A computed fold for a 75-nucleotide RNA from Candidatus Chisholmbacteria bacterium RIFCSPHIGHO2_01_FULL_49_18, annotated as transfer RNA.

């Protein structure tokens, strides 16, 4: 080089082109408890960047990054 997969919360993953992006786990505060624990509550926090199509884009498209693959080259 050429092609294919991926990218979303600290971490693991969902999310028919339409509702205020949601789960668990981690954090954080509370309740119970003589104290931890454990169980229940509430809370916090995310769409890799740029543009396009669209009435709406986590989704489509196309560029770029960034990670993983398989090919080829490595006179």
């Nucleotide at each position: 080089g050429u092609c294919c997969c991926c990218g979303u919360a600290g971490c693991u993953c969902a999310a028919c082109g339409g509702a205020u992006a949601g789960a668990g786990c981690a954090g954080a505060g509370g309740u119970u408890u003589c104290c931890u624990a454990a169980a229940c509550c509430u809370c916090c926090g995310a769409u890799g960047c740029a543009g396009g199509u669209u009435c709406g884009a986590u989704u489509c498209c196309u560029g770029c990054c960034a990670g993983g693959g398989a090919c080829a080259c490595c006179g």
It matches the Rfam family "tRNA". Rfam classes the family as a transfer RNA. The coordinates come from a structure-prediction model, not an experiment, and the mean pLDDT is 80.